[in-house]
This is a predicted structure of a 394-nucleotide part of an RNA (large-subunit ribosomal RNA, domain III) from a Gammaproteobacteria bacterium. The full RNA is in RNAcentral, with records from ENA.

Context: one part of a larger RNA
RNA sequence: GAGUAACGAUAAGGGGGGUGAAAAACCUCCCCGCCGAAAGAUCAAGGUUUCCUGCCCAACGUUAAUCGGGGCAGGGUGAGUCGACCCCUAAGGCGAGGGCGAAAGCCGUAGUCGAUGGGAAACCGGUUAAAAUUCCGGUACCGAUUCUUACUGCGAUGGAGUGACGGAGAAGGCUAGACUAGCACAGUGUUGGUUGUCUGUGUUUAAGCGAGUAGGUAGGGGACUUAGGUAAAUCCGGGUCCUCGUUAAUCUGAGACGUGAUGACGAUCCUAACGGGAAACCUGACGGAGAAGUAGUCAAUGCCAUGCUUCCAGGAAAAACUUCUAAGCUUAGGUAAGAAUUGAUCGUACUGUAAACCGACACAGGUGAUCAGGUAGAGAAUACCAAGGCGCUU
Numbered sequence: 001g002a003g004u005a006a007c008g009a010u011a012a013g014g015g016g017g018g019u020g021a022a023a024a025a026c027c028u029c030c031c032c033g034c035c036g037a038a039a040g041a042u043c044a045a046g047g048u049u050u051c052c053u054g055c056c057c058a059a060c061g062u063u064a065a066u067c068g069g070g071g072c073a074g075g076g077u078g079a080g081u082c083g084a085c086c087c088c089u090a091a092g093g094c095g096a097g098g099g100c101g102a103a104a105g106c107c108g109u110a111g112u113c114g115a116u117g118g119g120a121a122a123c124c125g126g127u128u129a130a131a132a133u134u135c136c137g138g139u140a141c142c143g144a145u146u147c148u149u150a151c152u153g154c155g156a157u158g159g160a161g162u163g164a165c166g167g168a169g170a171a172g173g174c175u176a177g178a179c180u181a182g183c184a185c186a187g188u189g190u191u192g193g194u195u196g197u198c199u200g201u202g203u204u205u206a207a208g209c210g211a212g213u214a215g216g217u218a219g220g221g222g223a224c225u226u227a228g229g230u231a232a233a234u235c236c237g238g239g240u241c242c243u244c245g246u247u248a249a250u251c252u253g254a255g256a257c258g259u260g261a262u263g264a265c266g267a268u269c270c271u272a273a274c275g276g277g278a279a280a281c282c283u284g285a286c287g288g289a290g291a292a293g294u295a296g297u298c299a300a301u302g303c304c305a306u307g308c309u310u311c312c313a314g315g316a317a318a319a320a321c322u323u324c325u326a327a328g329c330u331u332a333g334g335u336a337a338g339a340a341u342u343g344a345u346c347g348u349a350c351u352g353u354a355a356a357c358c359g360a361c362a363c364a365g366g367u368g369a370u371c372a373g374g375u376a377g378a379g380a381a382u383a384c385c386a387a388g389g390c391g392c393u394u
């Protein structure tokens, strides 16, 4: 220079009350403003206690601070079903023997790892200051083991089926959801009107179980035979014949309906305490009572659907599952029903388009997936709003 520039998005603040040494910034109430395919909600990654409560304000916070993602202390993450672990494999890695190489090592069979993929099973409600598909209530489901009863050829690392898959397009049937009406409860006017065709709020209910619809699918069943499926086979494939069927076969399959539910939820009302108030009274945890809970319309990018049509560039594998036999086994084993027992370990707080991650910062940058309300609109554009969240720390 200079008490100058700056104090990090031009979304915006104002007022009452409280606390306090002190309040523009903290708490609370009222009004105003901003976002609303986000500046809301839920996960993954990453972070690793930042979560909640009490106390504190030196430093940190671009100012103050009674406040804080700051300091100190205490508390907080509950699972057979969510995810991992586990079983299975992909690209790829490692790799017994083996091949090659002067060595280090390189390649690679059998194998063994490796998810971003395949594989059993849970929903609704309530509850905490902080956890919940984990706790509690109700109602379910799956696997394993054992027992009982009935029936019985069981058996794999092998065979076969299945699992099992691309792009685009179109129509149909639905549901979520929304809207309207009806219904229920409450209100009924501090300014002309407002008992009305008025205003406000609510009208919610799952998995499971039962039956098997709209739709999709043209083959199904039986008998005999058989150079194939590395051996075998009653299985699969090939062949012949009979029969049912293409219009309600068979297999699949949303939804709706019934049950679940004489339950839960539910606007509203009552209420000890605490708090506020001079009082009237207000608020009101725990608790108690508890209305209506129907219909129509629109309608998804969600479901039927891994479907259908079409195209060429022709679109994973293995396990699980079903079935077949081999060796072998035969009061073993298997199937069905019922019952009992059992289900370990790890994650679970909080943040997560951000002040908690990556950017030296409480940084106008970057960061994968899911949900997708109303009015206008072709629309996830845009504008204004809902739920919810904020006014960006001078």
Base pairs, nucleotide, nucleotide: 013031014030015029016028017027018026032391033390034389035388040371041370042369043368046351047350050349051075052074053073054072055071056070060068061067080141081140082347083346084345086119087118088117092113093112094111098107099106100105122139123138124137125136126135142343143342144341145340146339147338148337149336150335151334152333153329154328158324159323160322161321166311167310168309169308172304173303174302177298178297179296180295181294182203183202184201185200186199187198188196204264205263208259209258210257215252216251219244220243221242222241223240224239225238226237228236229235265293268289269288270287275282276281312315357366358365373385374384375383376382